[in-house]
Predicted 3D model of a 539-nucleotide part of an RNA (small-subunit ribosomal RNA, 5' domain) from an uncultured Microgenomates group bacterium. The coordinates come from a structure-prediction model, not an experiment, and the mean pLDDT is 82. Rfam family: Bacterial small subunit ribosomal RNA. Its family is annotated with ribosome and structural constituent of ribosome in the Gene Ontology.
Context: one part of a larger RNA
Formats: sequence, structure tokens, C1' cells
RNA sequence: GGGUGAACGUUCGUAGCGUGGAUAAGGCAUGCAAAUCGUACGGUUCUAAGAUAGAUUUAUCUAUCUUAGAAUACGUGGUAAACGGGGCAGUAAUGCAUACCUAAUCUACCCCAAGGAUAGACAUAACCUCCUAAAGGAGACUAAUGUCUAAUAAUAAUAUCUCUACACAAGUAGAGAUAUUUAAAGGAUAAGAGUAUUCUUAUCCGCCUUGGGAGGAGGGUAUGUUCGAUCAGCUAGUUGGUGAGGUAAUGGCUCACCAAGGCUAUGACCGAUAGGGGGUCUGAGAGGAUGUUCCCCGCCAAGGGCACUGAGACACGGGCCCUACUCCUACGGGAGGCAGCAGCCGAGAAUAUUGGGCAAUGGGCGAAAGCCUGACCCAGCGACGCUACGUGCCAGAAGAAGCUCUUCGGAGUGUAAAUGGCUUUUCUGCAGGAUGAAGCCUUAUGUUUUUUAACAUAAGGUUGACAGUACUGCAGGAAUAAGGGACGACUAACUUCGUGCCAGCAGUCGCGGUAAGACGAAGGUCCCAAACGUUACCC
Repeated sequence: GGGUGAACGUUCGUAGCGUGGAUAAGGCAUGCAAAUCGUACGGUUCUAAGAUAGAUUUAUCUAUCUUAGAAUACGUGGUAAACGGGGCAGUAAUGCAUACCUAAUCUACCCCAAGGAUAGACAUAACCUCCUAAAGGAGACUAAUGUCUAAUAAUAAUAUCUCUACACAAGUAGAGAUAUUUAAAGGAUAAGAGUAUUCUUAUCCGCCUUGGGAGGAGGGUAUGUUCGAUCAGCUAGUUGGUGAGGUAAUGGCUCACCAAGGCUAUGACCGAUAGGGGGUCUGAGAGGAUGUUCCCCGCCAAGGGCACUGAGACACGGGCCCUACUCCUACGGGAGGCAGCAGCCGAGAAUAUUGGGCAAUGGGCGAAAGCCUGACCCAGCGACGCUACGUGCCAGAAGAAGCUCUUCGGAGUGUAAAUGGCUUUUCUGCAGGAUGAAGCCUUAUGUUUUUUAACAUAAGGUUGACAGUACUGCAGGAAUAAGGGACGACUAACUUCGUGCCAGCAGUCGCGGUAAGACGAAGGUCCCAAACGUUACCC
């Protein structure tokens, strides 16, 4: 000199863009943060029409049934919940970075291609009844795209054989043959048929099997990756083999047996510290330091362990067990997990609102309309940072007053003020007022087509939290807006008074003991400026 997620002191006009719990991975009241689908199913509610029965004053009301329509997420079922969001405790390598390998592998949704979808059975929730303080439990009924059985089936899987290629030790890939094994689910709309339950056809959405793709994931190898030798030896599933189990898959991953290996001064083992990288700061560079925000990867979810479901988890807002803590209880027993967004307490030098909206972008579900989304987009708070603007401009005396100094003549503050003229960025008031909107709905026309359908075009309607904001215009009036530190040398900037080794200053040298340019005050000056200084840390 530069830098910071800074803090503290004094001061403070505005805007834009960023940024803000670094300490206690301490504890948490309250609200919200993951739902959705009625075009899978059972129920529930409402409306209309019809039929039957009853009541009553015509008319209406009540109950039951049927049909049609609408709504509803209570339950079953499907998909999602493994993403998104948070934190950095652990981890020195099961991590990360770079380059490769996987002929040792898996992959829901999506895309392309081929083929298929036959027949039957079973249970259970909601609802109802009962018990119970609660959590919950017992009994009985029923449906499905729930569950199960059978059929069919190859280009799938397994086994055997033949051929070809690579390899020439094991084996791997491709082609072919034989045997065995393994699938499925319906729903919506329209047309037609039928007395009706219903059936047929078409389209759309789904279902099953196989091959390929895309994106994703698992596994392996090499190199690099902090300090300590006042850590020198470490290791029995340890190192290797055979066999078996397990896995999507290789492997001591696990087990039985066999052998005695394996690592280590190129630092094993032990201890300390630490998430890694892209990056960031500094520096001419080499390097040094660092890992906030943002992006990629990893790990964690009160501490510890375990599996279930599933394409995917050993699962932050799923489950079980142990521990600690908190809460409820009728004392029998139960409930909970903010390192999600806000917010509270605590500790701390120290870090924000219990805000608005799904309008946009993205995600989940859905055929769609749409619903959900503390992701996200915005607003609020903080000079925490960077950037930009302003606090006026011109004229105005050999120069007012005040203050300071004085050699008492005067000098400085100082064109500074007053005063005159001008301007209006900003400010105040009034008026207008966005971009961000693409979509979606209705109707019409056209194209494809057998067509309800899809697509395109046109017309009409409708969707903005931010926000009456940004921005623009008009009016008014210099009006609303300057401080902090320093002045002995380093280091730009000096006098007077007070004090008297006192009070005090200080980054270093050092000032202060009666004429202090170094302490305190005043005047003056210097440097920065909505900031200026101090402290801490890095180069």
C1' cells in the first nucleotide's frame, strides 16, 4: 500500500447492486416449509327428475329406491416425498481434484423400435358397533389400476451343445440348436347395437415383456492433497489362496479351511488440525494466505445403532431400539426433535422481518383446468461493502461584526459572510404511469384426418406480489443535507493560553520536573469525506 461475512468510537442526505449468526452441530414457544390425482376405487355431501310409502289444509313435507349432474382427499390405491432447502460436526482418505477403466454393474419418469394384454380367486381400510384419560384397541361389511393363482410368450433369464472372432493360461463376445422358467389393468370420450346388466368399434390416457438411447448412479486404477520423529515399528480378517454365502456388480464384503504373509525413513503406526475443489486476497511474477456469498462434489440431521418400503434411502419435516433432555397424564401409559423460513432464550465484540406473492423462473401431482411450493421472485431492517449523486453557481470590500494573534502599527479567519443575480440535480406537492405476460378460457376459420381430436390463424375475454414503485411532466423555493482524524520526526499541516515528571500522550523514537510546536483548550492549518479513525487478521 491492498484486502475483510468484520467489530468498536464519533458522525450521517439519497439511490442502485450486493451482502448479513464466523461464537453454542447449545436449547427451542408459535405459524408455515410436500403434496396431488374424483379420467383408479369405496364412502360422504348437495342439486334435479322419476317411482313407491307415509303425514297433512289445496300444496307441500318426510323416508326409501332409481337415473343424471356437481362437489369432497375421510379411507384404499397411484405418483412424488431419495429432489428442492439447511449445516460443516465428523473425515488426512471409505473424501476431493485431474486422467482413465467397468467384457465386474443398475437405472423410476422421458424418447425410439418390436410384440402382448386370456381366465379366475382372496383380503382389507374408511363407514358401523363396543372399550379406553390420551395414544390407541376389539368385532362385523365391502371395492379397485390392491393382493394372489392359472393360461399364453421370446429377441428375456438359467443350463447343455455346435460354429465364428478375440485371447492362446483362465476366459469373453456374437450366431444357432435343445430343455426349463418368468407378464399384464383398467379408465375417459364419441358413435352404434341391445328390454336391461351390458357389448362392439374408434381415439386418448394408462398396463406387461424385450432391445436401444438420453440423463443419472454404483464400483475400480493412477497421480496430487496440512503439521509433528520429543510418534519407529504397525497388523490375526491381518496378507494371499480354495470353496461357499451375499450384492445390481468386483472384492475378506462375510464365513469355513489352508498358507504366513502385508505395510514401513519415498515416513507405516500414533497424535494434532482440517470438509475438498472451481475460486478469493495479495504479489511484477514465482509464491504466500484463504475456502464468506455463488457453482460442483462429499458428509451430517438431538447422541448411537438397525433395517423396512422403493428404480433410487439405511431416509432432516418416514419406521424400530438404546441414551440424554423437554412436555402431557385420570399414574395404567403416551408425545417430541428448527444444522428448512421467520421468530425466542442462551453464550458472544458481533450478524436482519414471527413480511407479500406464486405474477415470473423452476419443481411435484394431474388428460386438463388447476392445486401445492418460506425453492424462488419481491418488499422490510443494518453506511456491512462497492458504485453513483448531492449538500449549490456567478458577482460581491484593500476587506463589516465577532473571534484569535500582535512588535499595538497591524495581521489572520476572508469573497468567507451579509447583499444582488441565477439554477432546481435533489426535496416537497400535484398529475400521468411502466418493461417484466409467455400463457389460459370462449368462439370462428383453416390444415391433417373417418372423427369427436391435434395443430395453426383470427376475434373477444382474462392473469402483476413488486407498485401507484421505477420513470415522465408541471409548480414552489437555496430551499431538505458535513463530519471525522491529524498538525515533534517518520508524515502533509503552528501559534497562544492552562498544567508543571502532575494530569496526561504514545505505532517507534520518545514528550511532561514554570517560557511544552509532543499533555488539555482555543484560533489557525493539513488529509480524507457520507464517512473518518481505532482494534483484529492476511499478503